[in-house]
């Protein structure tokens, strides 16, 4: 970097710092000087992984606890690209994205 599987309607912020831009990409729409992104501390959250553990439960997959990645505004914010459907919404499935865990 490439490629395979998995998941994406659930969850979780503070306080410094720093100053104008974020929200992948295109539109839309949103967040943001009553400080966005970002960095840093701390805290939390439990998707994946591989480990302890039990006086608990299951037919089985679990709880608990400490780790390793990753998150902590909006369903991956909507939506795009195929199918059905509608007055308008809508429903299914992909794609791209983002993660994780294998393999090259």
């Nucleotide at each position: 970097a490439u490629u395979u599987c998995a998941u994406g309607c659930a969850g979780a912020g503070u306080g410094g710092c720093u100053g104008a831009g974020g929200g992948a990409c295109g539109a839309g729409c949103c967040c943001u000087a009553a400080g966005a992104c970002g960095c840093c501390a701390c805290g939390g959250c439990a998707a994946c992984c591989g480990g302890a553990u039990c006086u608990g439960g299951u037919g089985a997959u679990c709880g608990u606890c400490a780790g390793g990645u990753g998150c902590c505004a909006a369903c991956u914010c909507u939506c795009g690209c195929c199918c059905g459907g509608u007055a308008a919404u809508c429903g299914g499935g992909g794609a791209c994205c983002a993660u994780g865990a294998g393999a090259u």